[in-house]
């Protein structure tokens, strides 16, 4: 340079056009025990509020669509091949 893939909570990862974030882990609070550990259970993006409502959120711009993490085009950053 050229080609393929990949970037989503704190951290792994899923969802491939229709409620964003299952499940794990991680942390908080409970239960259990003299007390731990393990196991159950209940929460757990981010402003904003007393609490709510509301509002932003999938790497960034921009485009298709009634709608976009998902499709398109540009782009930055990771990684693999190739010259």
């Nucleotide at each position: 340079g050229c080609g393929c893939g990949g970037a989503u909570g704190g951290c792994g990862a899923a969802a491939u056009g229709g409620u964003a974030g299952a499940c794990g882990c991680g942390c908080g609070g409970g239960g259990c025990u003299u007390a731990g550990a393990a196991c159950c259970c209940c929460g757990u993006g981010g402003g904003g509020u007393a609490a709510a409502a509301c509002c932003c959120g999938u790497c960034c711009g921009a485009g298709u669509u009634c709608g976009a993490u998902c499709c398109u085009c540009g782009g930055u950053c990771c990684g693999c091949g190739c010259a």
This is a predicted structure of an 83-nucleotide RNA (transfer RNA) from a Candidatus Dormibacteria bacterium. The source organism's lineage runs through Bacteria, Bacillati, Candidatus Dormiibacterota and Candidatus Dormibacteria. The sequence is in RNAcentral, with records from ENA. It matches the Rfam family "tRNA". From the family's description: Transfer RNA (tRNA) molecules are approximately 80 nucleotides in length. By type it is a transfer RNA. The coordinates come from a structure-prediction model, not an experiment, and the mean pLDDT is 80.